Notes
Model confidence (mean pLDDT): 78 of 100. Predicted 3D model of RNase P RNA and transfer RNA as a complex of 451 nucleotides. Rfam match: Bacterial RNase P class A. Rfam classes the family as a ribozyme.
[in-house]
RNA sequence: CCUGUCGUCCGGGCAGUCGCCGCGCUUUCGGGCGGGGAGGAAAGUCCGGUCUCCACAGGGCAGCGUGCCGGUUAACGGCCGGGGGACGUUCUUGCGAAGGAGCGUCCACGGAAAGUGCCGCAGAAAAUAUACCGCCGCGGUCUUUGCGCCGCGGUAAGGGUGAAAUGGUGCGGUAAGAGCGCACCGCGCCGCGGGCAACCGCGGCGGCAGGGCAAACCCCACGCGGAGCAAGACCAAAUAGGGGGCGAUGCGGCGGCCCGCCGCGUUUGGAGUCCCGGGUAGGUCGCACGAGGCGUCCGGCAACGGGCGUCCUAGAUGAAUGAUUGCCGCCCGUCUGCGGACGGGGACAGAAACCGGCUUACAGGGCGGCAGGCCCU
RNA sequence: GCCGACGUAGCUCAGUAGGUUAGAGCGCCUGAUUGUGGAUCAGGAGGUCGAUGGUUCAAAUCCAUCCGUCGGUA
Numbered sequence: 001c002c003u004g005u006c007g008u009c010c011g012g013g014c015a016g017u018c019g020c021c022g023c024g025c026u027u028u029c030g031g032g033c034g035g036g037g038a039g040g041a042a043a044g045u046c047c048g049g050u051c052u053c054c055a056c057a058g059g060g061c062a063g064c065g066u067g068c069c070g071g072u073u074a075a076c077g078g079c080c081g082g083g084g085g086a087c088g089u090u091c092u093u094g095c096g097a098a099g100g101a102g103c104g105u106c107c108a109c110g111g112a113a114a115g116u117g118c119c120g121c122a123g124a125a126a127a128u129a130u131a132c133c134g135c136c137g138c139g140g141u142c143u144u145u146g147c148g149c150c151g152c153g154g155u156a157a158g159g160g161u162g163a164a165a166u167g168g169u170g171c172g173g174u175a176a177g178a179g180c181g182c183a184c185c186g187c188g189c190c191g192c193g194g195g196c197a198a199c200c201g202c203g204g205c206g207g208c209a210g211g212g213c214a215a216a217c218c219c220c221a222c223g224c225g226g227a228g229c230a231a232g233a234c235c236a237a238a239u240a241g242g243g244g245g246c247g248a249u250g251c252g253g254c255g256g257c258c259c260g261c262c263g264c265g266u267u268u269g270g271a272g273u274c275c276c277g278g279g280u281a282g283g284u285c286g287c288a289c290g291a292g293g294c295g296u297c298c299g300g301c302a303a304c305g306g307g308c309g310u311c312c313u314a315g316a317u318g319a320a321u322g323a324u325u326g327c328c329g330c331c332c333g334u335c336u337g338c339g340g341a342c343g344g345g346g347a348c349a350g351a352a353a354c355c356g357g358c359u360u361a362c363a364g365g366g367c368g369g370c371a372g373g374c375c376c377u
Numbered sequence: 378g379c380c381g382a383c384g385u386a387g388c389u390c391a392g393u394a395g396g397u398u399a400g401a402g403c404g405c406c407u408g409a410u411u412g413u414g415g416a417u418c419a420g421g422a423g424g425u426c427g428a429u430g431g432u433u434c435a436a437a438u439c440c441a442u443c444c445g446u447c448g449g450u451a
Base pairs, nucleotide, nucleotide: 001373002372003371004370005369006368007367008366009365010364012328013327014326015325016324017323018322020037021036023034024033025032026031039348043359044358046357047356048355049354050353051228052227053226054225063224064223065222066221067220068082069081070080071079072078083109084107085106086105087104088103089102090101091100092099093098110219111218115217116216117213118212119211132159133158134155135154136153137152138151139150140149141148142146167185168184169183170182171181172180186208187206188205189204190203191202192201193200194199232285233284234283235282242276243275244274245273246272250264251263252262253261254260292311293310294309295308296307297306298305299304330345331344332343333342334341335340378450379449380448381447382446383445384444387403388402389401390400396434405421406420407419408418409417427443428442429441430440431439
C1' cells in the first nucleotide's frame, strides 16, 4: 500500500428569499417584531420501565418468560468484567493419541445419573446391546488334503453401515483378541489449596460405569396481577330521560289582532316555568424539565456512579418541519494551457405520552484492532 | 396510535408432539375418442412450503429476526 473481517464514529456547512406549525412580546385588532421546529435509526413494536385506570389479606397451583458466575441499573432477554467451550491462525512438545503458549472471532452456555419420549433410511446391532464379512480354536466330512465345506465355541483387533457403534494411542500379552496388564491422553470420584462465585491447580483412587436431542415434554432456580395516553382527569351545549321548587286571575298551537277551533291541565296524580344532577357532541389537561443534554473533576479494569458548572432543545390532532438561490466541501465523468472549467450525483428514512435497550434499513466518508499478500529500510 | 391472527402448486385447501419421493380437488399441457367442440378416458408438467439465519444427524413443522396480508379497538 492492497484485500478480507470485526468494532466504533459522522450522516454535508454558511447565508438569503417565499411558505407551513407552535411559543413570547406588542397592537390603532388589519397586523408587526423576536425566537424555536426530526433521527441514528424518529422504523419494527421485540424486551424493560415511568405514568394512568381497574383488581388485590396471605400462600399455592396453572400460564408465560429468563437461564455459566459476579457486577451494573429505575428495570431488562440490555450492558460490563470474569469463567468455560468452539473455530481460525502462528509457534512449540510428543513414536503416537494428544497436549502447551500467543493472537483474533464466535457461543440461546442450568439439568440427559428424577422420569417419559424420539433417534427415519442404511446396518448384525441405535441404547435392555449385538455378531454380517472376517480372525482364531476344536470336532466332523471328502474321489478332490485345500486359502475347501459343515457344525460348535471364542473374539470384537480389522472390513462394512450410519450423523452417532459402548473410551483413544503406544507397548506388552494371546490360539486369535480384548483395560486382559502397564504407561500416557481423556473420563469419573475423593482430598487439599486458590477464588465471593462460575471454575482452576495439585495429589490420590477407580479399568471405565449411563451415545445424542430439553430452540421434545419435563425437572430445578429466579422473575411476572391485567389493560394500555384511543390510558385517564376536568369543563360542558342542543335533544331525550332522572330529582326538586313554584305553579291555576288557565297554558300551548293555528292567526297580524279579536272571535273561533284543536290539544293539555285544574290540588297524592301537573300543562307551564325555574333550579339541580348524570352523560353525549365539543373543548381543556395529561403533553414536553427529563432515570435530560454538554463540559470538567473524582471513584471504578469496565459497564456505571458521585460532585461542580452550564444549557432549555419540536409538540401537531387529517396531523407543521417544505421549496428555491448563492458560495464552500465530498464523489463520478469529460476537457485541460495542470491553475482549473463544464455536466451530473448525494442513501435509509421521517416525531405523535415519555424514557432505557435490542433488532432491522442505510449513498458516501473518518478512525482503530486482527489475518493474509506485495514493496522498501 | 395500540392490540391480535395468518402466509404451502395458477386458485381453494390438507399435511405442524421433526423422518424416507410435500399431497388432494379445480385449472394447465399432451394423446385417445368425435366430422368439430364439450364431456369422458389415459399420461404428464408445475412448489427454492413468504424471506434470512440458527437448533438438530435431519426443519413446511422447533427458535429468532425481517417482509406481506387480514381483523379488532374511540